[in-house]
Order: sequence, then structure tokens, then C1' cells
RNA sequence: GCAAACCCUGCGAAAGCCGGGGACGCAGAGCUACGGGGCUAAAGCGACGGACGUCGCCAAGCUCGCCGGGCCGCCA
Repeated sequence: GCAAACCCUGCGAAAGCCGGGGACGCAGAGCUACGGGGCUAAAGCGACGGACGUCGCCAAGCUCGCCGGGCCGCCA
């Protein structure tokens, strides 16, 4: 210097995220979804169904505080 869980507010279909509080941790817990992993499944596709709907698949959504790569860096 940053800020996990948790609480409050807002956004979102969700995962999750912004802001405030709060500190489990972090010497790159700075940036980047590029590779792998993980989370979610709105839309789409499929099955059933008269329909509402239910179930399954799926990332173009999310995660850099899961690992690796890339970029730029403070102190000793």
C1' cells in the first nucleotide's frame, strides 16, 4: 500500500460486480481473460408437454485473492 469472510446500499437471470463499513490474508492481492482450471446458465439448441413450465447441453457472462503467460513497477 491492497483488502477475504461478513454487514449495508445499488446493478445483474445467476455466477458475480460498483460504493461504504470491516480485516482473513497479500512484498506485486497492480494491469491484462492470452492458455489451462473453476463458477453461473440469461439468450440459444434439444427432450417432455396443449400451453405455462420442467430437465439437459452450451459462455459470447464471471473469477488475475486458482495456476501459468504477457505488460508496467515500490521498499530493502
c-di-GMP-I riboswitch aptamer from a marine sediment metagenome, 76 nucleotides, folded computationally. The RNAcentral record of the sequence draws on MGnify. Model confidence (mean pLDDT): 86 of 100.